Context: one part of a larger RNA
RNA sequence: AGACGGGGACCCGCACAAGUGGUGGAGCAUGUGGUUUAAUUCGAAGAUACGCGAAGAACCUUACCUGGCCUUGACAUUGAGAGAAUCCGGUAGAGAUACUGGAGUGCCUUCGGGAGCUCGAAAACAGGUGCUGCACGGCUGUCGUCAGCUCGUGUCGUGAGAUGUUGGGUUAAGUCCCGCAACGAGCGCAACCCUCGUCCUUAGUUGCCAGCACUUAGGGUGGGCACUCUAAAGAGACUGCCGGUGACAAACCGGAGGAAGGUGGGGAUGACGUCAAAUCAUCAUGCCCCUUAUGUUCUGGGCUACACACGUGCUACAAUGGCUGGUACAAAGGGAAGCGAAGGAGUAAUCCGGAGCGAAUCCCAAAAAGCCAGUCCCAGUUCGGAUUGUGGGCUGCAACUCGCCCACAUGAAGCUGGAGUUGCUAGUAAUCGCGAAUCAGAAUGUCGCGGUGAAUGCGUUCCCGGGUCUUGUACA
Numbered sequence: 001a002g003a004c005g006g007g008g009a010c011c012c013g014c015a016c017a018a019g020u021g022g023u024g025g026a027g028c029a030u031g032u033g034g035u036u037u038a039a040u041u042c043g044a045a046g047a048u049a050c051g052c053g054a055a056g057a058a059c060c061u062u063a064c065c066u067g068g069c070c071u072u073g074a075c076a077u078u079g080a081g082a083g084a085a086u087c088c089g090g091u092a093g094a095g096a097u098a099c100u101g102g103a104g105u106g107c108c109u110u111c112g113g114g115a116g117c118u119c120g121a122a123a124a125c126a127g128g129u130g131c132u133g134c135a136c137g138g139c140u141g142u143c144g145u146c147a148g149c150u151c152g153u154g155u156c157g158u159g160a161g162a163u164g165u166u167g168g169g170u171u172a173a174g175u176c177c178c179g180c181a182a183c184g185a186g187c188g189c190a191a192c193c194c195u196c197g198u199c200c201u202u203a204g205u206u207g208c209c210a211g212c213a214c215u216u217a218g219g220g221u222g223g224g225c226a227c228u229c230u231a232a233a234g235a236g237a238c239u240g241c242c243g244g245u246g247a248c249a250a251a252c253c254g255g256a257g258g259a260a261g262g263u264g265g266g267g268a269u270g271a272c273g274u275c276a277a278a279u280c281a282u283c284a285u286g287c288c289c290c291u292u293a294u295g296u297u298c299u300g301g302g303c304u305a306c307a308c309a310c311g312u313g314c315u316a317c318a319a320u321g322g323c324u325g326g327u328a329c330a331a332a333g334g335g336a337a338g339c340g341a342a343g344g345a346g347u348a349a350u351c352c353g354g355a356g357c358g359a360a361u362c363c364c365a366a367a368a369a370g371c372c373a374g375u376c377c378c379a380g381u382u383c384g385g386a387u388u389g390u391g392g393g394c395u396g397c398a399a400c401u402c403g404c405c406c407a408c409a410u411g412a413a414g415c416u417g418g419a420g421u422u423g424c425u426a427g428u429a430a431u432c433g434c435g436a437a438u439c440a441g442a443a444u445g446u447c448g449c450g451g452u453g454a455a456u457g458c459g460u461u462c463c464c465g466g467g468u469c470u471u472g473u474a475c476a
Stems, first nucleotide, its partner, number of pairs: 002475001003473003007470007015460002019424005026315008034306002042053002064301002067298002070295001073125001077124002081119003086103007107114002127290002130288001132286001137283001138279001140277001141275001143273001148187006154163003167178003193267004198235002201232004207225001212222003238261001241255005317417001321376007333364003338357002343352003383414001388409007430452007
């Protein structure tokens, strides 16, 4: 100099408190442990692993297992030699593969050959999701969007080091002011960036009867960019103004004006460093190891097992509800090997059909909760939907292991959940639906979007984490 203290002082954070909804009980989904297995591939492990890598395991993926093949190899470079490339078959086989039949003779050319492609001896070599994240790069989590971490010169100290960075105020902030043996500076903070909120301008194949005309009553048409909107450029907020408090400072409190007020809301942005934190299985890479196998290929299986334990979710236990009928109002996205309308068939999943659309034009597309009626009458029920049976649909070579959907039947547990534990301070929680990525198919997950829309916050004694100063220490 640090670290630590059931030492002290000050301060902050959904940390507590005040509220609100969950979880812990049930069924199911999903991940993990364990067990099992020929294999149940590997990694992740308190916080910072466990709907995590995986934004999607029937084959493939796939790294695992069983068995069948290959050994210059599935892939790269060099390569004697052979053949145009390429296309269509046949036999055996689970396939990989092996054997074999046919079609085909191209392009450039100085006529030697060359380019591309296929086969290919020998050998250099390939290959490895094999090991080591405690050899590494890169990327990432976390403390933490916490306000800190340092340097130059000077000064002080024998020195390690100190000072600056401490102090008085103040702030979200080492933010700013004042003081001061310090004076300056850097990385962080803030601002510059994106988005939402107001207005103006520009623009009008979206929008508008706003004003006019026609009308099949649909902005459909003429017509027009006023409005809405779209998307570009600007304006706007700076404690700028007023009053008070304050050291006359920084700032704080109240007010005016304003769409917005003191960081306006949200995002991106993560200092020096900590955890020998994570990743050799994204990739890259040193060393070591395998080389007729730890490489490569194929069929089938497994990653989907199931006495059990845990995490994360979904659906419920009902009347602020369930069911039936009618009827409104979104945003953000996606679409060509695609989205697929109208119309028709079917109880439905879906099928037939193909209009239109590379999309402010067409389609996905119905938003749902809501509202208006009707019904149920507190019951394991018209709640709840697990499980199982039968029949069907879709994708796909192929749904047995092991997909999703529909219909009918079946109707389990569950009557609000112990100790405990967790999210959230406003358009938030809660609740309602919609979309997308991945993707042939396969979400209760993930990432987004809008609709409806609360309660509480006295306060900082206590729990947890953090910051500054100070003190003690038998710690290094």